[in-house]
RNA sequence: GCGGCUAUCGUUCAAUGGUAGGACAUCAGGUUGUGGUCCUGAGAAUGAGGGUUCAAUUCCCUCUAGUCGCC
Numbered sequence: 001g002c003g004g005c006u007a008u009c010g011u012u013c014a015a016u017g018g019u020a021g022g023a024c025a026u027c028a029g030g031u032u033g034u035g036g037u038c039c040u041g042a043g044a045a046u047g048a049g050g051g052u053u054c055a056a057u058u059c060c061c062u063c064u065a066g067u068c069g070c071c
Base pairs, nucleotide, nucleotide: 001070002069003068004067005066006065007064010024011023012022013021018054026042027041028040029039030038047063048062049061050060051059
């Protein structure tokens, strides 16, 4: 230099163009003599910029970061 893949709550992983969800973690409450376990609830995210569309995590382009291969 060329090509492929990945980027989503604090972490990890989902989501056929139609209200972004699960687990763990955090916080609050319940349970318990206290703590843990268990139960209920809450907050929390689509790498950046454009385009297509009534509507984009999803499709297209560029960039950034990571990763793999070729040279």
The RNA shown here (transfer RNA) has 71 nucleotides and comes from a Candidatus Moraniibacteriota bacterium. Model confidence (mean pLDDT): 81 of 100. It matches the Rfam family "tRNA". It is annotated as a transfer RNA. Taxonomically the source falls in Candidatus Moraniibacteriota (Bacteria, Bacteria candidate phyla).